[in-house]
RNA sequence: CCGCGACAAUGGCAAACCCGGUGAAAACCGGGGACGCAAAGCUACGAGGCUACCGCGCAAUCAGGAUUGCGCCACGCCAGUCGGGCUGCCGAA
Numbered sequence: 001c002c003g004c005g006a007c008a009a010u011g012g013c014a015a016a017c018c019c020g021g022u023g024a025a026a027a028c029c030g031g032g033g034a035c036g037c038a039a040a041g042c043u044a045c046g047a048g049g050c051u052a053c054c055g056c057g058c059a060a061u062c063a064g065g066a067u068u069g070c071g072c073c074a075c076g077c078c079a080g081u082c083g084g085g086c087u088g089c090c091g092a093a
Stems, first nucleotide, its partner, number of pairs: 004091002012037002017032006035080001041086003045083003048078003055072007
């Protein structure tokens, strides 16, 4: 240095849940809290997942405008689903 990852050291992150906030929602942010994590640091490039405000289609109602229901759609989101890319602490076997 590469690989690898200890009941090592120094530190780090923080699931569920609760409170507050943002958002149509998924989800995110702050506080509390720890299930876990050696990249649980960053990145939506590939696969996958979640949501559907707007939009589109269909149906019902309605004098009409419209309203309601159902379906589809990412331009929204998930890096703690997996893979890829970038970066990084420590050093036993």
A computed fold for a 93-nucleotide RNA from a Gemmatimonadaceae bacterium, annotated as c-di-GMP-I riboswitch aptamer. The coordinates come from a structure-prediction model, not an experiment, and the mean pLDDT is 88. It was read from a public genome assembly, where an Rfam model found it.